[in-house]
Context: one part of a larger RNA
Molecule: large-subunit ribosomal RNA, domain VI
Organism: Candidatus Portnoyibacteriota bacterium
RNA sequence: CGUCGAUACUUGAGGGGAGUCUUCCUUAGUACGAGAGGACCGGGAAGAACGAACCGCUGGUGUACCAGCUGUCCCGCCAGGGGCACCGCUGGGUAGCUAAGUUCGGAACGGAUAAGCGCUGAAAGCAUCUAAGCGCGAAGCCGGCCCCAAGAUUAGGUAUCAAAGAUUCCUUCUAGACUAGGAGGUUGAUAGGCUCUAGGUGUAAGUCCAGCAAUGGAUUCAGCCGAGGAGUACUAAUAAAUCAUU
Numbered sequence: 001c002g003u004c005g006a007u008a009c010u011u012g013a014g015g016g017g018a019g020u021c022u023u024c025c026u027u028a029g030u031a032c033g034a035g036a037g038g039a040c041c042g043g044g045a046a047g048a049a050c051g052a053a054c055c056g057c058u059g060g061u062g063u064a065c066c067a068g069c070u071g072u073c074c075c076g077c078c079a080g081g082g083g084c085a086c087c088g089c090u091g092g093g094u095a096g097c098u099a100a101g102u103u104c105g106g107a108a109c110g111g112a113u114a115a116g117c118g119c120u121g122a123a124a125g126c127a128u129c130u131a132a133g134c135g136c137g138a139a140g141c142c143g144g145c146c147c148c149a150a151g152a153u154u155a156g157g158u159a160u161c162a163a164a165g166a167u168u169c170c171u172u173c174u175a176g177a178c179u180a181g182g183a184g185g186u187u188g189a190u191a192g193g194c195u196c197u198a199g200g201u202g203u204a205a206g207u208c209c210a211g212c213a214a215u216g217g218a219u220u221c222a223g224c225c226g227a228g229g230a231g232u233a234c235u236a237a238u239a240a241a242u243c244a245u246u
Base pairs, nucleotide, nucleotide: 001151005161006160007159008158009157010156014148015147016146017145020048021047022046023045024044025043026042032037050105051104052103053102054101058099059098060097061096065092066091067090068089069088070085071084072083073082074081075080109143110142111141116136117135118134119133165243166242167241168240169185170184171183172182173181190236191235192234193232194231195230196229197228199225200224201223206219207218208217209216210215
């Protein structure tokens, strides 16, 4: 830009993805074979690699979380803290992101076939799977499973609107390079704040007690805390404008 001015839900022409393999048990030590050996067919179970999704579990990371520790400078000193030292080092760790973690997948089935195996059967009184006709037969082909998809210009369909709808702008997100997409804009829980909480760290400071002291104990499952959850209009989404109008 087109497609009837929109909103929601769709059909699927067409395209893409996937498609793998192994071992064991059983059938059965059966058929077969002198023996050695050892099946087809069918049923069942584990697994490898690969792929997708996810984070309840096991872990990793987690540089504005918690604790411990060293040196030094500073907050006048003690105590308690702050800065710097690879995030100073060490031990843990929420959300998110993750694999080594978890779940699932390949298929079944149908159709047409290849090599091949056949039925009927002439040319050619026989024979012959082929010449007419018919049947079986592959991880392969077409479907079936998953994804995209009406620029499928043949531009589809259904429902409902048509002063309908959309946008700018703003608050933002499990969305994101920008854009786009989603949620929301006071008739409001969209983000921040606040309260509570899951969860993390692991028992703060101060005071008291015991001890000469180092230190230990009590108050104290304390104190502190980023992303998670819930609630709450305190703050900010004000005010307004634009397109469209058959």